This is a predicted structure of a 1526-nucleotide RNA (small-subunit ribosomal RNA) from a Methylacidiphilales bacterium.
RNA sequence: AUGGAGAGUUUGAUUCUGGCUCAGAACGAACGCUGGCGGCGUGGAUAAGACAUGCAAGUCGAACGGAGCUGUUUAAGUUAGCAAUAAUUUAGGCAGCUCAGUGGCGAAAGGGUGAGUAACAUGUGGGAAUCUGCCGGAAAGUGAGAAAUAACCAGCCGAAAGGUUGGGUAAUAUCGCAUGUGGACGCAAGUCUAAAGCAGGGGACCGAAAGGCCUUGCGCUUUCCGAGGAGCCCGCAUCCUAUCAGCUAGUUGGUGAGGUAAUGGCUCACCAAGGCGAUGACGGGUAGCUGGUCUGAGAGGACGACCAGCCACACUGGAACUGAGACACGGUCCAGACACCUACGGGUGGCAGCAGUCGAGAAUUUUUCACAAUGGGCGAAAGCCUGAUGGAGCGACGCCGCGUGGAGGAUGAAGGGCUUCGGCCUGUAAACUCCUGUCACUCGGGAACAAGCGAGGCGCCCUAAUACGGCGCUGAGUUGAUAGUACCGAGAGAGGAAGGGACGGCUAACUCUGUGCCAGCAGCCGCGGUAAUACAGAGGUCCCGAGCGUUGUUCGGAUUCACUGGGCGUAAAGGGUGUGUAGGAGGUUAUGUAAGUUAGACGUGAAAUCCUGCGGCUCAACCGCAGAAUUGCGUUUAAUACUGCAUAGCUAGAGGGCUCGAGGGGAAGAUGGAAUUCUCGGUGUAGCGGUGAAAUGCGUAGAUAUCGAGAGGAACACCGGUGGCGAAAGCGAUCUUCUGGAGAGCACCUGACUCUGAAACACGAAAGCUAGGGGAGCAAACGGGAUUAGAUACCCCGGUAGUCCUAGCCGUAAACGGUGUGCAUUAGAUGUUGGCGGAUUCGACCCCGCCAGUAUCGUAGGUAACCCGUUAAAUGCACCGCCUGAGGAGUACGGUCGCAAGAUUAAAACUCAAAGAAAUUGACGGGGGCCCGCACAAGCGGUGGAGUAUGUGGCUUAAUUCGAUGCAACGCGAAGAACCUUACCUAGGCUUGACAUGCAGCGUUCAGUCGUGGAAACACGAUGGCCCGCAAGGGCGAGCUGCACAGGUGCUGCAUGGCUGUCGUCAGCUCGUGCCGUGAGGUGUUGGGUUAAGUCCCGCAACGAGCGCAACCCUCAUACCAUGUUGUCUUACGCAAGUAAGAAUAUCUUGGUAGACUGCCCUGUGAUAACGGGGAGGAAGGUGAGGAUGACGUCAAGUCAGGAUGGCCCUUAUGCCUAGGGCUGCACACGUACUACAAUGCCCGGCACAAAAGGAAGCGAAACCGUGAGGUCGAGCCAAUCCUCGAAAACCGGGCCCAGUUCAGAUUGUAGGCUGCAACUCGCCUACAUGAAGCCGGAAUCGCUAGUAAUGGCGCAUCAGCUACGGCGCCGUGAAUACGUUCCCGGGCCUUGUACACACCGCCCGUCACAUCAUGAAAGCCGGUUGUUCCCGAAGUCGGUUAUCCCGCCUAAGGAAUGACCGGUGAUUGGGAUGAAGUCGUAACAAGGUAGCCGUAGGGGAACCUGCGGCUGGAUCACCUCCUUU
Repeated sequence: AUGGAGAGUUUGAUUCUGGCUCAGAACGAACGCUGGCGGCGUGGAUAAGACAUGCAAGUCGAACGGAGCUGUUUAAGUUAGCAAUAAUUUAGGCAGCUCAGUGGCGAAAGGGUGAGUAACAUGUGGGAAUCUGCCGGAAAGUGAGAAAUAACCAGCCGAAAGGUUGGGUAAUAUCGCAUGUGGACGCAAGUCUAAAGCAGGGGACCGAAAGGCCUUGCGCUUUCCGAGGAGCCCGCAUCCUAUCAGCUAGUUGGUGAGGUAAUGGCUCACCAAGGCGAUGACGGGUAGCUGGUCUGAGAGGACGACCAGCCACACUGGAACUGAGACACGGUCCAGACACCUACGGGUGGCAGCAGUCGAGAAUUUUUCACAAUGGGCGAAAGCCUGAUGGAGCGACGCCGCGUGGAGGAUGAAGGGCUUCGGCCUGUAAACUCCUGUCACUCGGGAACAAGCGAGGCGCCCUAAUACGGCGCUGAGUUGAUAGUACCGAGAGAGGAAGGGACGGCUAACUCUGUGCCAGCAGCCGCGGUAAUACAGAGGUCCCGAGCGUUGUUCGGAUUCACUGGGCGUAAAGGGUGUGUAGGAGGUUAUGUAAGUUAGACGUGAAAUCCUGCGGCUCAACCGCAGAAUUGCGUUUAAUACUGCAUAGCUAGAGGGCUCGAGGGGAAGAUGGAAUUCUCGGUGUAGCGGUGAAAUGCGUAGAUAUCGAGAGGAACACCGGUGGCGAAAGCGAUCUUCUGGAGAGCACCUGACUCUGAAACACGAAAGCUAGGGGAGCAAACGGGAUUAGAUACCCCGGUAGUCCUAGCCGUAAACGGUGUGCAUUAGAUGUUGGCGGAUUCGACCCCGCCAGUAUCGUAGGUAACCCGUUAAAUGCACCGCCUGAGGAGUACGGUCGCAAGAUUAAAACUCAAAGAAAUUGACGGGGGCCCGCACAAGCGGUGGAGUAUGUGGCUUAAUUCGAUGCAACGCGAAGAACCUUACCUAGGCUUGACAUGCAGCGUUCAGUCGUGGAAACACGAUGGCCCGCAAGGGCGAGCUGCACAGGUGCUGCAUGGCUGUCGUCAGCUCGUGCCGUGAGGUGUUGGGUUAAGUCCCGCAACGAGCGCAACCCUCAUACCAUGUUGUCUUACGCAAGUAAGAAUAUCUUGGUAGACUGCCCUGUGAUAACGGGGAGGAAGGUGAGGAUGACGUCAAGUCAGGAUGGCCCUUAUGCCUAGGGCUGCACACGUACUACAAUGCCCGGCACAAAAGGAAGCGAAACCGUGAGGUCGAGCCAAUCCUCGAAAACCGGGCCCAGUUCAGAUUGUAGGCUGCAACUCGCCUACAUGAAGCCGGAAUCGCUAGUAAUGGCGCAUCAGCUACGGCGCCGUGAAUACGUUCCCGGGCCUUGUACACACCGCCCGUCACAUCAUGAAAGCCGGUUGUUCCCGAAGUCGGUUAUCCCGCCUAAGGAAUGACCGGUGAUUGGGAUGAAGUCGUAACAAGGUAGCCGUAGGGGAACCUGCGGCUGGAUCACCUCCUUU
């Protein structure tokens, strides 16, 4: 010293940049819901709009004359009375009160408002040429006169307001005279210059009296000083705009005069030509300024309510008068607008005073009380006046305080909500018990704010005085709006007093129900499309609380305008480059000065506010006192390091001099060769040219080709190089002339002469423009040919501007190193250009060092990263330019420039929550590299054509149930739809149900049997249990009735589990620790080899590990051992089947074991590795063959209809039963198969060889019958025994002879067989007859690498039967080919680009069409502000003349003309923005399919295309050069 917090949102993820949004505080607020009390504050922010009514400035009789009233007195009269006396009239005096007028003071204060004002208005600090009523101090005086005039009276005019004439009167009103302390003027002499009285008292003296006189007080006059106030001048400070750059004629200054209180062009005459301005004049917009208020850590930012200081204004505009003070809020005159009165002639008015009304508005109070206090005016005073002020009232508008109760109380009540149904929450909350009494209510008491004023008394001063007066002390009495309020006491009773918002994240607080991209929410991100913590309601919870939210505004957060405290290579941002003015900054030494700077003192910085301390209201808010602070300004003193200034020096900066070499630096001129084209001539003949392929084009009139000659223009190969020069643009043949700059060496001269640089000036590629030339080639536009769906393009053939020169414009580029200039400091390595030096040499080169340039790598450091890194993007300094979200937009309008094109300067409305940079992981590429796969190729056989089968789509239908839909649906679920299945349709029925459990009741109602009806289901009727007990009756089971519930192939596979397909049996996918990176992430897993393999080896910031690979498992192939029936063998018998006996070698069966591991040898193209090649041995050789086995994950892949399951839906039906039908329907299309088209075949005959599997409601032999399917009978077999079981192709023999056939078999007819309740819809089989299409299949497409393809048969599951030609298996016969990896497809690894991440089926551009919004232009139209000129000209000041009148100057308002600026509107029109599913194309992102982009020009529906020049912010390949490592 008390002070600084962040979060959400761009992405698949990350870091950064950057905007948007939120959390805080505040308010003169408003709105919504709610509302008990008090205190203190505060309240027309909009229409400076208009105002009814009342009040807000009067007072003084001690300045004056009157009028009236009252009292008193005097005199005269009248009346009554005998009179005293009373009443009354007139006149006069006195006292008091009231009234208008003259006069004085005040009314210029107080109070209101913020329109105007960007200014000496304000703030602050100074200054000199001034005035100042009342107030304070001092000095002097206050003598003597005069003439009027209001009031009043009378007359007249007018509706009124008011006016006018005459008469008469007073003063502190007015005017002379005197005096002159003083004052003014003047060098002096001298001249000029004032006044008013009133009130009180009084002894002596004078006077007839009045009075004089004396005295006191208040006045008056002159002068000086002061105080307070006012006027004037100056320095500094004081909003935005340059799309306002020039402004100014009394303008700037002088002389003289006038004027003013005073300086001054303030005004005038004359003279001069000045004055202001990028340090922003002039113009435009906005605005009262300040103390302060709000916010902020502060610096700042915003604001200027209340309170206080200043200013300005008072219906609008102008003007003066009076006065000390005004150009005057409640005064005057004039003009205008508005309103009111009117007799129409004329008058009256000014709330931005206090209340109040209307209006407009989201919105802002009572037509209150009192002068008791404070203050003001007048007065001698009492006092009067005071909407200033003090109070009260209204408003939760704000701040502060208090209350709505406290303690106990668990059957954790009821109700409500949730629930996993157990319970939990609301919740000690309530009820209930015991207390308390704040506030409100009732009753009673009851303030402070009061100081003064003041009869009387005492003392002092004044004085001649014990008058008067003044001062001090004392003092009877008396003054309160607020207010019967604050406060105090008593009483009663928990009684009268709680709501608002929120609950997805930010942000504290969660569930249920409803809804279903609807209704709605939303501050940002975003919620809602059937399980919403985000909508609505409810329960609960959280926050605050007489309030709570919302809206608006300000600051904060925002370091997001960055002084504190930012940036500019790629995010927004370095000017295209230089020269250079102003400005800014500036080497070294000394002296002086003291402007900046630092320190002290003094003055000021109003009070209030803020802060600190203390104190007063019970606390607090609020208030009082004191201090601090007020960061500033001024004066003065001191210091002198630094900066400035002045002076004198210095040489390291800078410049000059001499010497030297390098260079496409610039300008002009001259010259040259190669090439293209053209012309002429020769030779020569049919093509040339061009492309992906072509065509247009040229050529028999002779092209192309070739030779020679010539013409003309443009450009300069090789050298040539991250080489040179130049400020940049840019510069390239050679030579000559002129000329600029840089570098090195020497250290001779000057002596800071320097750096930067707004404005300005100069240069400035290409394109373009003007004029004149020139024109070979190339080539926008244009013409033609192609390509294409189209092709206004890419390609081709032509071709004009232009490209070239001269002169002039233009002034822009990706004008880029996307990097401003200069200086200084900070490791190096390597190359290269130029120069100098050293060493060496005869002289050089090589080598070493230095300077200047240029290039690559790299340390520290920097950077968000990429990268930069002595040529900085490091570290510092100086100066300039520029940036502040994206789009709108480098656009509009305006200005400047330009011949034009256009350039430059440069916004806003509106829209969005992003836009962006770098890097990461993927994915993708008509990018690259490596590798694999029946992927291609090489082969073999098919499909696509036919017929049939089967599945699907479509169509049809009452229904044709449902699902599967690219690969990865389609002979799929279905390993078998005539009924059943069956889920569909029609019809008939049932309703606790076809099925389960529980409860209650009844209990023979049930089952079963019989009968009737019926298509059946079912309905109706009859009959009809068990146990105990004699019986009555009781019990049990089924059933029935009722209640809970059952049931659903109903929906959601996008709520799910499980299972499955696919990439893919592809070789990948990850983790721990470590390391690298800010981070996402990387490394490991990449690299070199190798493999089928992330398989293995080597290397390596990695070391290990896991899931995958491989192996372990099964089958097959070899051997051995064991086993020996039903199998095998031998023998015997038998026709055979078989039987018997024996055997255990072989086959075979089953089980076990062995075997194969690159183990051995050779070899190397390998790295002494892994591994590859070859060989031996072996049954088998390099994973031996096949199978099972499917990593992390992808496809919201498939399945709610296999089963399970959340939610929703149906409940006499979407459930259940039954019959019949349908799933089989047929103009058509597709998939998958079978059979074929034939002679490698078909037919007939003969004949040989299997494996595997199945069999009891089964397989079924033999025999017999039948042409056959099949039938009869039924042996054997629960199976190595019996049966299915005949294998077929092959082989042998014969026939057919190339044809729609002796091929093929569809279709149809007839007759049969089998299964089954039942073959009509709708089964299979047989025989006979019939004998269709089809003669090898378009585009396209599939499978297969060896016991494979092809081909032949056999078996099994499902199953009564069967649509099986399907599926799953088995054995027989048994090939061809693979050069190879360019291409197609799929996949793996590495790398590269990316604007993709829903990931290329991505993203995305522009026209057109529609809707909405804001905006520009526009013939004009309207309004406002303002300039200039002219006309007219009120009141008024001043001047002239003056008795007035009158005239003149200036001039408000008004009118006319003509400009400028601003705003509004406007048919039409331009672009812009936005909008789930519009049209046309596909321009960009990958090499985006023609690399893209910039400038410019032309063209085109559109994105765009083309030309010229430029850039890399272009991929890929090759080459060159350089660098690094070895």
The prediction has a mean pLDDT of 83. Its Rfam family is "Bacterial small subunit ribosomal RNA". Taxonomically the source falls in Methylacidiphilales (Bacteria, Pseudomonadati, Verrucomicrobiota, Methylacidiphilae). The sequence is in RNAcentral, with records from ENA and SILVA.